[in-house]
RNA sequence: GGGCCUGUAGCUUAGUGGUUAGAGCGCGUGGCUGUUAACCACGAGGUCACCGGUUCAAAUCCGGUCAGGCCCG
Numbered sequence: 001g002g003g004c005c006u007g008u009a010g011c012u013u014a015g016u017g018g019u020u021a022g023a024g025c026g027c028g029u030g031g032c033u034g035u036u037a038a039c040c041a042c043g044a045g046g047u048c049a050c051c052g053g054u055u056c057a058a059a060u061c062c063g064g065u066c067a068g069g070c071c072c073g
Base pairs, nucleotide, nucleotide: 001072002071003070004069005068006067007066010025011024012023013022018056027043028042029041030040031039049065050064051063052062053061
């Protein structure tokens, strides 16, 4: 330098064009308990890597950029 794959919450991730972006773990508050853990309930936390395009509508499709991984040279 070229090709391919990946990028969504603190972490692991679901979602493959449509109605509010969800889950598990973790975190906070409350309940329960003599206390802790466990368990139960509720909550906070996401500009879906960034920019642009297509579309009535984009996390999702297209182009570019950035970052990471693999392969080739």
Model confidence (mean pLDDT): 81 of 100. The RNA shown here (transfer RNA) has 73 nucleotides and comes from a marine sediment metagenome.